[in-house]
Context: one part of a larger RNA
Formats: sequence, structure tokens, C1' cells
RNA sequence: GGAUGAACGCUGGCGGCGUGCUUAACACAUGCAAGUCGAACGAUUAAAGCCCCUUCGGGGGUGUAUAAAGUGGCGAACGGGUGAGUAACACGUGAGCAACCUACCUCUUACAUCGGGAUAACUCGAGGAAACUCGUGCUAAUACCGGAUACUCCUUUUCUAUCGCAUGAUGGAAUCGGGAAAGCGCAUACGGUAAGAGAUGGGCUCGCGGCCCAUUAGCUAGUUGGUGAGGUAACGGCUCACCAAGGCAUCGAUGGGUAGCCGGGUUGAGAGACUGACCGGCCACAUUGGGACUGAGACACGGCCCAGACUCCUACGGGAGGCAGCAGUGGGGAAUUUUGCGCAAUGGGCGAAAGCCUGACGCAGCAACGCCGCGUGCGGGAUGACGGCCUUCGGGUUGUAAACCGCUUUCAGCAGGGAAGAUAAUGACGGUACCUGCAGAAGAAGCUCCGGCUAACUACGUGCCAGCAGCCGCGGUAAUACGUAGGGAGCAAGCGUUAUCC
Repeated sequence: GGAUGAACGCUGGCGGCGUGCUUAACACAUGCAAGUCGAACGAUUAAAGCCCCUUCGGGGGUGUAUAAAGUGGCGAACGGGUGAGUAACACGUGAGCAACCUACCUCUUACAUCGGGAUAACUCGAGGAAACUCGUGCUAAUACCGGAUACUCCUUUUCUAUCGCAUGAUGGAAUCGGGAAAGCGCAUACGGUAAGAGAUGGGCUCGCGGCCCAUUAGCUAGUUGGUGAGGUAACGGCUCACCAAGGCAUCGAUGGGUAGCCGGGUUGAGAGACUGACCGGCCACAUUGGGACUGAGACACGGCCCAGACUCCUACGGGAGGCAGCAGUGGGGAAUUUUGCGCAAUGGGCGAAAGCCUGACGCAGCAACGCCGCGUGCGGGAUGACGGCCUUCGGGUUGUAAACCGCUUUCAGCAGGGAAGAUAAUGACGGUACCUGCAGAAGAAGCUCCGGCUAACUACGUGCCAGCAGCCGCGGUAAUACGUAGGGAGCAAGCGUUAUCC
């Protein structure tokens, strides 16, 4: 000098774009953050309309919109947060899988047949303070189950062609056994099953690369390998039985400390050093520890079970909870925002659609926290007012500065008009941006420094005191170094200080 997710002191006019718990992965009141589908299903609720009866009060039938719960489907594994753990194939990069999976989506081929028994809701009954639970009876389905059919699918056995990278891969033929389906609807349509291909997303393996300590030198029994079996989507000590005695290490094993990794960011001429906030990719975690279930996908932040700590309710028998989602509260701290508006846009889930949901997101609010831009006026105006300060008492300086004269109106203010963002409709932002008009210099300047480094000097006060200070050093009676004043220098809505990095 540059930089910062900064903080502190003094000061503070406007706008645009960004950024905003770096500390306690501390504890959390309250609200919201994941639902949706009636074109899968049964039973209910029930306006309008229509029809009938009527004692004119109303009643009955039909009937759809609508509503809440239930069965069922899809989603809830995405999106959002955090960086505790992790020195590891976690990440980056480059390869490999002849050892793998992939719902929804796209394409191709074929199929969709015959049956069955339940169950929730509901009814009745019972228990419980509650959470909720139990029993009886009834009912539906794209829920569940059985049979049929199915070349290619899986599986047993055999033959064969081509190829390769060792195990083998691909194709053809025959054979044993096995495996599907679902409907809805007025209808276009939407779905179902099997097989193949694609796309997308993942899983696994390997080469290389990136921290510190040797005041850590030996480490290891599922340990290293083999055979067999189990398990997995899949290879594999992944697990198990048996066998062998191996495997790693000064090219740093093992142990300890620290740490999410990267694209990037800061600085630097570069080499490098430091760093990983925001944005993007990957990983890990969700009160602590463990476990599986469901599912195409989880060992699952707003799912389940168990254990621990903590908080809450209780009729003391037993229950409920998890903000490292968005706001917000307490606490910690030098320090970090609103319990806002909207689904209008973009994107996501469900739905045939209308649409519903969406604290993702789009916006607004707060904060000079940062960067950028603009303003606080412009021109004239004295041998130079007043006042202040200095003075050799002549004057000098503040200083064209002010007053005064003329002019302009950016920004802010007031008034009128008023968007794009949306494609037929739909705009939170927002009467916002922007445009036009009006009034008046009007509402808008501070901070640090002035001994040298280092741009900028005098007076008074103080008297090794009070104090200053980044280094050298100032102050003990003439202090350009302390304090105040005048003057000056620098930067400017900021200026200084502190911390950290280069």
C1' cells in the first nucleotide's frame, strides 16, 4: 500500500447493487416451512336448480357444487440449513465396472383373461385423566390373494457361432421349472403388465494430488491371503467355518494435533503465501448413541423403534417434544436484521385439467457493513467590512471567504401522469421506476493529522506534572511533539483506531 462476512470512536444527505451469528453443532415460547389426487374407492355432509305434496309454517324425492375424516396412489430421499465429525477414495483430477441399480420421462414390441377372501371408514360396546387402545357387526377399490396365458425375462441341462482383457462377453437352437396385469371416465384422454433400448441420477474399484509433530518407531488376529458358504443391486473378510502365516512401515506405518474438500477469493510483476463468508459442485450431519422398517431411492432434519441427557403435561397409572428450515426469544459475544408481503415471475410436488401447496423463490423492511454513482451550489464581488488570531503596533492573516448582486434546481420535497417485467387472463413489488410541472440556495460536512519518517506553524496554558507515542522519542519555565485556540495539510459521507492476511 492492498484486502475484510469485520468491530470500536466521532460524524452522517440521497440512490443503485450486494452482504449481514465468524462466538454456544447452546437452550428454545409462538406462527408458518409438504402436500396433493373425487378422472382409483366406499360411506357421509349438503346449498342452488328441477319434480311432487302442502294445513302455506313446511315436508318428500332427485341432484350437483362444496366440506372433513378414512382406504388407495404419487410425493415426502427433492428443495432449505449447518460444518460437529472426517487426514478418508471424503474431495479434486483421470481412468475402469466382462462386478451393478435407476421411480417419474422418451422410443419399440407384445399383452391386459377367470375368480376369491378380507379390511379401514361406519355401527354398537368397552377401557383410559390424556395420548390413545380393544372387541363386535357391515362394506368398496387401480388395496390384497389364487388360477390361466407370456418367444424374448429368470432358472436347470446340452449344443453351437463370433469375439475378447484372466474370470469371460455377445448371439443362435433345444430342454426342465417359474413369474404379469387395473381400471376409471360422456369422451379426446389418463392409466396397468412383461421385455428391450435410451436419457437422467446413483453405487463400487483404481492411478495421481493437496496439513503439522519423530520430543509419536514399530503397528496389525478378520489382521494378510486361500478354499467353501452366506449376504448384497453389485465386487470384496462385507460376514462366517476351515487352512496357511502373512500384511503395513524411515519413500514415515502406528499414534497425537488440527481441518469439511474443490471451483474460487485476497495479495503479489511473478514464483509463491494466506484463505474456503456470499454464489456453484461434492461430502457429512440433523438433541446424543444405536437400529432397522417402508420404498426405485433413506438407515430418512419437520418418519418409526430402543437407550441417555434435558424440557413440558399428568388424575402418578402414564404420556408429549427436538428451529444446524423462515421469522423470532433467552444466553454467549466486540459483533450480525422483520415473529413483513406474495405465489405475479422462475422452479418444485400432486392432479387429465381447473387448481391446491411451496419461509424454495420473487420482493419489501432494518444496518454507511461493502462497492459504485450523485449532491451539499454556480458566476460576480474590497488596496480587503465586522469578529477571531498573530504582531516588530506599521501591519499580516482568516479572505472573494462573508455581506451584497445575478443565475441554476441535480438530489430531497409537493402535485399530475405512469410502465416493462405477462403469452388470452393473472403484478407481491407499487402508484415503484420513469416522465412532466411547482417553490426556494433553499433541507444536506465531517473526521484525522501538522517534531522526523510524512503533506501541513504560530500563540497561550502546563512545567519529567498532566499527558503523547507506530519507530526514533517529546514534557524538569520561552514545548512547531502534552492541552486549547487561530491557521494549515489530507481524505470525504465518511474519517480514524484495533484485529487478521499478503
Predicted 3D model of a 502-nucleotide part of an RNA (small-subunit ribosomal RNA, 5' domain) from a Coriobacteriia bacterium. Its mean pLDDT, the model's own confidence on a scale to 100, is 84. It matches the Rfam family "Bacterial small subunit ribosomal RNA".